[in-house]
A computed fold for a 91-nucleotide RNA, annotated as TPP riboswitch aptamer (THI element). Of the family's consensus pairs, 100% are formed in the model. Its mean pLDDT, the model's own confidence on a scale to 100, is 76. Its Rfam family is "TPP riboswitch aptamer (THI element)". Gene Ontology term of the family: thiamine pyrophosphate binding. About the family: Vitamin B(1) in its active form thiamin pyrophosphate (TPP) is an essential coenzyme that is synthesised by coupling of pyrimidine and thiazole moieties in bacteria. The previously detected thiamin-regulatory element, thi box was extended, resulting in a new, highly conserved RNA secondary structure, the THI element, which is widely distributed in eubacteria and also occurs in some archaea.
RNA sequence: GCCGCACGACAGGGGCGCCCGCCGGGGCUGAGAUGCACCCUUUGAACCUGAACCGGAUCAUGCCGGCGGAGGAAGUCGUGGCGGUGCCCUU
Numbered sequence: 001g002c003c004g005c006a007c008g009a010c011a012g013g014g015g016c017g018c019c020c021g022c023c024g025g026g027g028c029u030g031a032g033a034u035g036c037a038c039c040c041u042u043u044g045a046a047c048c049u050g051a052a053c054c055g056g057a058u059c060a061u062g063c064c065g066g067c068g069g070a071g072g073a074a075g076u077c078g079u080g081g082c083g084g085u086g087c088c089c090u091u
Base pairs, nucleotide, nucleotide: 001085002084003083004082005081006079007078008077009076010075011041012040013039014038016035017028018027019026020025047072048071049070053066054065055064056063
């Protein structure tokens, strides 16, 4: 000096559905169902589109599976902790 990992800073992206007639309150799935939260940022299945889609289950719902590694989707900088490695100097 470079690479990987880690950490940090700032910045950015995103969703919030279903059922109990409604509210209160409760139930389901989930990281999260409006939280001073949660998830994701190119190594990108966070999330969106297709989709008022298809199959199954359910009181019901992206509830599960398919569609599907299909298309799209938001990042830069720093530290030098750990590991690896190149070059130079000295002994």